SAM riboswitch aptamer (S box leader) from Desulfuromusa kysingii, 125 nucleotides, folded computationally. Of the family's consensus pairs, 94% are formed in the model. Rfam family: SAM riboswitch aptamer (S box leader). Its family is annotated with regulation of gene expression in the Gene Ontology. Taxonomically the source falls in Desulfuromusa (Bacteria, Thermodesulfobacteriota, Desulfuromonadales, Geopsychrobacteraceae).
RNA sequence: UCUUUAUCCAGAGUGGUGGAGGGAGAAGGCCCUUUGAAGCCACGGCAACCGACAUUUCUUGGUAAAAGAGAGGGUUGGUGCCAAUUCCUGCCCUGUACACAUUACGCGUCGGGGACAGAUGGGGA
Repeated sequence: UCUUUAUCCAGAGUGGUGGAGGGAGAAGGCCCUUUGAAGCCACGGCAACCGACAUUUCUUGGUAAAAGAGAGGGUUGGUGCCAAUUCCUGCCCUGUACACAUUACGCGUCGGGGACAGAUGGGGA
């Protein structure tokens, strides 16, 4: 970097430095920010995935040792994360809703669902 898979409406701060921006994508909203943005550092915290160990249940074994599967989530390690639903929309489908218009098609608002894309973990190349 590519690919595959799971999750994404919960949760989690202080200080230092920095000095104007930030919230992924063109765009439209809205929000945060000199009562200091992004970034970096220190300590702290949250808890999604993966590893090890421990606890516990079942199965095999049966003197046992040991092995396999599951459970809660205990200890610890590897990443990750610590404003707002992945802040909302954006592409497609849809509503027994509201409103405009019509022979019919349709347009807008609001709501529901799905995809694309993104983020993070694991596997593979």